[in-house]
RNA sequence: GCAGAUCGCUAGGCGAUCGCUUGUAUUACACAAGAGGAAAGUCCGGGCAGCAUAGGAUACUGACAGUCGCUAACGGCGACCGGAGGCAACUCUAGGGAAAGUGCCACAGAAACAAGACCGCCCCUUCACAGGGGUAAGGGUGAAAUGAGUGGGGUAAGAGCCCACAGCGUCAUGUGGUGACACGUGGAGAAGGUAAACCCUGUCAGCUGCAAGGAGAUCGGCAUUAAAGGCUAUCCGUCUGUCGGUCGCUACCCGCUUGAUUGGCGCAGCAAUGCGUCGACUAGAUAGAUGAUCGUCCUCGACAAAACCCGGCUUACCGGCGGUCUGCCACC
Repeated sequence: GCAGAUCGCUAGGCGAUCGCUUGUAUUACACAAGAGGAAAGUCCGGGCAGCAUAGGAUACUGACAGUCGCUAACGGCGACCGGAGGCAACUCUAGGGAAAGUGCCACAGAAACAAGACCGCCCCUUCACAGGGGUAAGGGUGAAAUGAGUGGGGUAAGAGCCCACAGCGUCAUGUGGUGACACGUGGAGAAGGUAAACCCUGUCAGCUGCAAGGAGAUCGGCAUUAAAGGCUAUCCGUCUGUCGGUCGCUACCCGCUUGAUUGGCGCAGCAAUGCGUCGACUAGAUAGAUGAUCGUCCUCGACAAAACCCGGCUUACCGGCGGUCUGCCACC
């Protein structure tokens, strides 16, 4: 210098005038703050509220699935292991079980779980053709063909039929590692693939949701640990009222924004993150607020607007800036 990988920040700026919402304050002025990295999708997980004063178990249904950590939790995040891709930095991974069972493997091919002889090779018979028997080493088909290789022996020709080496999975064992696993040693064996097919194993999950919820007081009757009702699909368990009348409440208001929030520094940790300390306050609308005009700058502006709140995931996207790493070339 070129080509890549990965992570972070930003999201038109500045000035003036008028206007809008909230808060403080006021006679008014005035001051401060005022849509996002995804606010989007409503896909996961919660906080919170009610059922309700809390539980345990089972069923159904659903989700997840390598190991170890983080977190309030998650189907999330981090690190590592196995597998695949890439020269590499790195990226992807629906990653438990095929030796419990069932199913599927198109087409081609003779034949695709115990399947099988098309060509070929060998032997017998025949004048020849045809026929009979053996074989799966060679060829063809195919993703895959004794559903595992090479060499040698052996044979009529051949085959784990035998031997040597090597390979796959399994069993036992040594070393390292928290572990998944990795590297080695030895034995027996022959049991393709597929579970993002059904299934099996293990773990987790109460219901409804801010349009949740926020109001009761008094009088009388009946009942009182039984029944009945609720939690609850079922069981155990647990809780207690019910009917009528009168007055009150009907969303002005609360919930509603100080929060599992955020910045700096330090410590621990590979990291996710945790702890400590010093700071910051940053929209709360409710037919729904941030707009208009002028001037100027350049990187010429995309995707796009909160509605109880938060942690993730997914999707959309114009530019700009920066960090770390990999490969190639050249120079010193």